[in-house]
Context: one part of a larger RNA
RNA sequence: CGGAGGAUAUUUGAAGGGAGUUGUCCUUAGUACGAGAGGACCAGGAUGAACAUACCGAUGGUGCAACAGUUGUCACACCAGUGGCAUAGCUGUGUAGCUAAGUAUGGACGGGAUAAACGCUGAAAGCAUCUAAGUGUGAAGCCCACCCUAAGAUAAGAUAUCCCACAACGUUAAGUUGGUAAGAUACCAGAAAGACUAACUGGUUGAUAGGUUGGGGGUGUAAGUGUAGUAAUACAUUAAGCUGACCAAUACUAAUAUAUCGAGGG
Numbered sequence: 001c002g003g004a005g006g007a008u009a010u011u012u013g014a015a016g017g018g019a020g021u022u023g024u025c026c027u028u029a030g031u032a033c034g035a036g037a038g039g040a041c042c043a044g045g046a047u048g049a050a051c052a053u054a055c056c057g058a059u060g061g062u063g064c065a066a067c068a069g070u071u072g073u074c075a076c077a078c079c080a081g082u083g084g085c086a087u088a089g090c091u092g093u094g095u096a097g098c099u100a101a102g103u104a105u106g107g108a109c110g111g112g113a114u115a116a117a118c119g120c121u122g123a124a125a126g127c128a129u130c131u132a133a134g135u136g137u138g139a140a141g142c143c144c145a146c147c148c149u150a151a152g153a154u155a156a157g158a159u160a161u162c163c164c165a166c167a168a169c170g171u172u173a174a175g176u177u178g179g180u181a182a183g184a185u186a187c188c189a190g191a192a193a194g195a196c197u198a199a200c201u202g203g204u205u206g207a208u209a210g211g212u213u214g215g216g217g218g219u220g221u222a223a224g225u226g227u228a229g230u231a232a233u234a235c236a237u238u239a240a241g242c243u244g245a246c247c248a249a250u251a252c253u254a255a256u257a258u259a260u261c262g263a264g265g266g
Stems, first nucleotide, its partner, number of pairs: 001152001005163007015149004021049007033038001051106005059100004066093005071086006110144003117137004164265001166178004183261004187203004208254003211250005217243003224237005
C1' cells in the first nucleotide's frame, strides 16, 4: 500500500514445512518343519539405543550484587568491629534463572490409491492364459492421519462484537480538506520478551517496577554483653544474625501531564 466504511477479538485452511529410524528379550513354541542337527511364519507383550520436543518437581552443574570461613597488606587514632586490594584473593555451601548427565513425551494405530509380486473371471486363439474389456490382494515407499506456519490464498475467506452516517469546499457527483467516534499509537513503569525493533504485562477506575511488611529458600548460632580459662578459645544470650533474582500483601516512590493518528462507506 492492497484486501469496496473504520476497528477489536476468535477462526477456516489453499499451500508449505517438520517428523518418519531400529536392536534385543519373552510368550506362542522347542510347536510347524526336519532322520537328526537345528528351528520358524503369523500373532501378542516387554525393554533399550540413537534422534527430536518440552520442562526444572526430584538428581546434579552453574550461579561475578547470597551466607560463612580464612591468608597478606592498607585504612577507619588504638582494642574490638568493619571496609578496600590481591583471578570473584582463596576456600566451603547455595535461591531464582539458565541447564544435562536429569525428568516427561514422541515415531504409532488406522484409512485410501499403488510398485514388484500373487490372483479371479476371461477372450483374441472352441484349449490355455492375472489382461486385451472387467475385477481383487499387496510395501519401511506415495496421499491422508500426527506437529508447526499459514487469507498478499490479490480467488485477499468466515464468525462475533464495537463505532456511527459530522462539518467545509466542490456541477447535489467523483473527490479533497478538517475536527472526531470505536480503536490505536506516541510517551512512561516493566519482564514471562529482547541485539535494535517487535510481541507481551501495565499506566492511578493501578499491584507494572522499586521500597516496606510477611513468608519461602540459602547460609549456619551475628554484633554486643556475661561466664570459664594466664591465653588461644569455649559456652550462654541464639537455630542467632544476614540474605540477589522466588511467593504474597501494601499505593510509600515512579507509571504524571499530554499529544498524535484514526470512519462518514455500492
Molecule: large-subunit ribosomal RNA, domain VI
Organism: uncultured Clostridia bacterium